[in-house]
Context: one part of a larger RNA
RNA sequence: GUCAGCGAGUUAUUUUUGCAUGCGAGCUUAAGUCGUAAGAUGGAGGCGUAGCGAAAGCGAGUCUUAAUAGGGCGAUAGUAUGCAGGAAUAGACCCGAAACCCGGUGAUCUAAUCAUGGCCAGGCUGAAGCGAGGGUAACACCUCGUGGAGGGCCGAACUUGUUAGGGUUGAAAACCUUUAGGAUGAGCUGUGAUUAGGGGUGAAAGGCCAAUCAAACUGGGUGAUAGCUGGUUCUCCCCGAAAUAUAUUUAGGUAUAGCGUCGGAUAAAUUGUAUCAUGGAGGUAGAGCACUGAUUGGGCUAGGGGUCCUUACCGGAUUACCAAACCCAGAUAAACUCCGAAUACCAUUGAUAUCUACUCCGGCAGGCAGACGCGGGGUGAUAAGGUCACGCGUCGAGAGGGAAAGAGCCCAGAACAACAGCUAAGGUCCCUAAAUGCACACUCAGUGGAAAACGUUGUGGAGUUACUUUGACAACUAGGAGGUUGGCUUAGAAGCAGCAAUCCUUUAAAGAAAGCGUAAUAGCUCACUAGUCUAGUGACUCUGCGCGGAAGAUACAACGGGGCUAAGUGUGUUACCGAAGCUUUGUCUUGUCGUAAGACAGGGGUAGGGGAGCGUUGAAGUGUAGGCUGAAGGUUGACCGAUAGGGCAGCUGGACGAACUUCAAGUGAUCAUGCUGAC
Numbered sequence: 001g002u003c004a005g006c007g008a009g010u011u012a013u014u015u016u017u018g019c020a021u022g023c024g025a026g027c028u029u030a031a032g033u034c035g036u037a038a039g040a041u042g043g044a045g046g047c048g049u050a051g052c053g054a055a056a057g058c059g060a061g062u063c064u065u066a067a068u069a070g071g072g073c074g075a076u077a078g079u080a081u082g083c084a085g086g087a088a089u090a091g092a093c094c095c096g097a098a099a100c101c102c103g104g105u106g107a108u109c110u111a112a113u114c115a116u117g118g119c120c121a122g123g124c125u126g127a128a129g130c131g132a133g134g135g136u137a138a139c140a141c142c143u144c145g146u147g148g149a150g151g152g153c154c155g156a157a158c159u160u161g162u163u164a165g166g167g168u169u170g171a172a173a174a175c176c177u178u179u180a181g182g183a184u185g186a187g188c189u190g191u192g193a194u195u196a197g198g199g200g201u202g203a204a205a206g207g208c209c210a211a212u213c214a215a216a217c218u219g220g221g222u223g224a225u226a227g228c229u230g231g232u233u234c235u236c237c238c239c240g241a242a243a244u245a246u247a248u249u250u251a252g253g254u255a256u257a258g259c260g261u262c263g264g265a266u267a268a269a270u271u272g273u274a275u276c277a278u279g280g281a282g283g284u285a286g287a288g289c290a291c292u293g294a295u296u297g298g299g300c301u302a303g304g305g306g307u308c309c310u311u312a313c314c315g316g317a318u319u320a321c322c323a324a325a326c327c328c329a330g331a332u333a334a335a336c337u338c339c340g341a342a343u344a345c346c347a348u349u350g351a352u353a354u355c356u357a358c359u360c361c362g363g364c365a366g367g368c369a370g371a372c373g374c375g376g377g378g379u380g381a382u383a384a385g386g387u388c389a390c391g392c393g394u395c396g397a398g399a400g401g402g403a404a405a406g407a408g409c410c411c412a413g414a415a416c417a418a419c420a421g422c423u424a425a426g427g428u429c430c431c432u433a434a435a436u437g438c439a440c441a442c443u444c445a446g447u448g449g450a451a452a453a454c455g456u457u458g459u460g461g462a463g464u465u466a467c468u469u470u471g472a473c474a475a476c477u478a479g480g481a482g483g484u485u486g487g488c489u490u491a492g493a494a495g496c497a498g499c500a501a502u503c504c505u506u507u508a509a510a511g512a513a514a515g516c517g518u519a520a521u522a523g524c525u526c527a528c529u530a531g532u533c534u535a536g537u538g539a540c541u542c543u544g545c546g547c548g549g550a551a552g553a554u555a556c557a558a559c560g561g562g563g564c565u566a567a568g569u570g571u572g573u574u575a576c577c578g579a580a581g582c583u584u585u586g587u588c589u590u591g592u593c594g595u596a597a598g599a600c601a602g603g604g605g606u607a608g609g610g611g612a613g614c615g616u617u618g619a620a621g622u623g624u625a626g627g628c629u630g631a632a633g634g635u636u637g638a639c640c641g642a643u644a645g646g647g648c649a650g651c652u653g654g655a656c657g658a659a660c661u662u663c664a665a666g667u668g669a670u671c672a673u674g675c676u677g678a679c
Base pairs, nucleotide, nucleotide: 001679002678003677004676005675006674011090012089013088014087015086016085017084018083019082020081021080022079023078026047027046028045032041033040034039051058052057061073062072063071064070093231094230096228100221101220102219103218104217105216111195112194113193114192115191116190117189118188119187120185122154123153124152125150129146130145131144132143133142134141158182159181160180164177165176166175197213199209200208201207234613235612236611237610238609239608244257245256246255247254248253259366260364261363262362263361264360265359271357272354273353274352275351276350277349278347279346280345286339287337288336292333293332296329297328298327299326301323303322304321305319306318307317308316309315370395371394372393373392374391375390377388378387379386400411401410402409415587416586417585418584420583421582422581426577427576428575429562430561431560435574437573438572439571440570441569442568448564454548455547456546458545459544460543461542462541463540464539465538466537467536475532476531477530478529479528481505482504483503487499488498511526514525515524516523588603589602590601591600592599593598614668616665617664618663619662620661621660626656633652634651635650636649637648639646640645
């Protein structure tokens, strides 16, 4: 891991509600006794029959009170048993702690200690002391020798476990190889003994105390407790939630309410819901500036600052300064409002639709982690698949079609069946069902098939305006001059470094010059003019579709693909395809109506409520029907039923044993890192 078997709402007592049955102002026994049993007996006791008040007490009333007022609580149906749903107390649906307490067992591992034994190759160093010699007044001191000290040195055994590698489902639940520390000592070691669990022992690491230690192991209390995790076993039918409010040592729990379900009740109307009509309250969106606050420009003008005159003070003049109030114009606000919608909300009566959907009482819940989308908001950064509340929708608990794929988007709500039809969203070249449809436009970018500010003489549409056959725009030919090298400045300044000025003349026209150029001149263009040519040429506004802006990590990879110049985009139009939607036909089922036939309306569904069944084991009728001419069980098969399931036949098996009615449960397993066994 697989298979098989086992494996979880039980039982007792009390209580409450429903249903059933008995009796009924009553109902009923408990222990016990008798009896083979069935049952009988037993009235102690319990519940009910009257309440109100703290009580005295009064009583269909009573309490409050001065009250005969008002108000509170009351004023005739129960009881016993059974079954079912809940609750309480018990282990109370099952498995699961970390822990706590009590009694014992452990120092054959290890820690420390005690007693008694054992062990430490070899080499090196050479303390004290002693001896000899030297030396001293005597010591001291020096030299040589002897000597053999040391938690001395090197290094085996022994012991430790430093480095690196291996090993890491190991050879090994701590090892192997290599290397390293100690190796006469606080040394290592054998044997025996002592200290025990809030205790020991500890050169101290919370270390060690038998592969277990921030409190050992083992038995018991014990089925500790677990607001936590996991699991909780057959079928069908009807309805069907919530993820909110309030409170909480509360926030992943619980209580009450809201929301679900089941039963009952009330008047079928003054119930509910939706729409319309009618009547309301409101201060949002918007708007506005009349208030409050913030605010721009101008005017007017107190006050302040600067400058000037005067100066002891006072005073005066002036202003590209600041500026209250006031005036004009502009503009702003969630906590501004002179105003003010649409929706939504409330109410009344009436109408229409639905047809009890409302409300009340009672039993039983689940739920109080929500998610996304759209709308208008708060918060955040007008960030987030962020967060908070409100409204609606979907998912949750919803299948089907579309969006390539997809909880929350679009369409649409699946009882079952059909080789019938029509549609929705979305589509109709091929993959791929249906138009290579039609009409008129646009786009050339593969735009479509990702993106901004900004840029664009890409191209379509609408419009305004200027010039133009008295010839425009572009191009070509020719001219583009004189005073003058204007004045100043400057080394120079001649149209063209710079400063100021910017006239006049000849002209068809020509700037005291718009650029290039020179040291300065020169030179080349331009403006401006004529001719040639010939019909449109400029500027601007709005707008459709494009282009650039545009860099990412394995590989085209930003249409689902092929591929497309439409098979792209816009407007219009006609067909068709397309779902579990709608229709048609048949069937099942729920509710209402109906005598029935049938009609009408329903049948997605998690938590959850309610209803009806299947099967297993056992009991009673009954060891009955049946059974060695073959029971149960096993096994194979193309049978029946809407399901759980049920039959029949063959083979096997070799002795039991249905169906039906009723009753009682150790009553149903793909799942608990479930338990046991087999493989």

Predicted 3D model of a 679-nucleotide part of an RNA (large-subunit ribosomal RNA, domain II) from a freshwater metagenome. Model confidence (mean pLDDT): 85 of 100. It matches the Rfam family "Bacterial large subunit ribosomal RNA".